[in-house]
RNA sequence: GCCCCGGUAGCUCAGCGGUAGAGCGCCUGCCUCGUAAGCAGGAAGUCGAGGGUUCAAAUCCCUCCCGGGGCU
Numbered sequence: 001g002c003c004c005c006g007g008u009a010g011c012u013c014a015g016c017g018g019u020a021g022a023g024c025g026c027c028u029g030c031c032u033c034g035u036a037a038g039c040a041g042g043a044a045g046u047c048g049a050g051g052g053u054u055c056a057a058a059u060c061c062c063u064c065c066c067g068g069g070g071c072u
Base pairs, nucleotide, nucleotide: 001071002070003069004068005067006066007065010024011023012022013021018055026042027041028040029039030038048064049063050062051061052060
């Protein structure tokens, strides 16, 4: 330098044009003598950045940044 994969909630990851989700974690309540477990509820995301296409973009296109792998 070129090619491929990835970047979405605190963490691990789904979601591949039409309302952003799950598990774990966190907070509150219930339960218990108390803790854990269990049950109910809740908070939390400029979807890596900028631009473009579209009525509408996390999703498609372009450039760039970051991480991983491969080739020379």
Transfer RNA from a Nanobdellota archaeon, 72 nucleotides, folded computationally. It was read from a public genome assembly. Its Rfam family is "tRNA". Its family is annotated with triplet codon-amino acid adaptor activity in the Gene Ontology. The family's RNA type in Rfam is transfer RNA. NCBI's taxonomy places the organism under Archaea, Nanobdellati, Nanobdellota.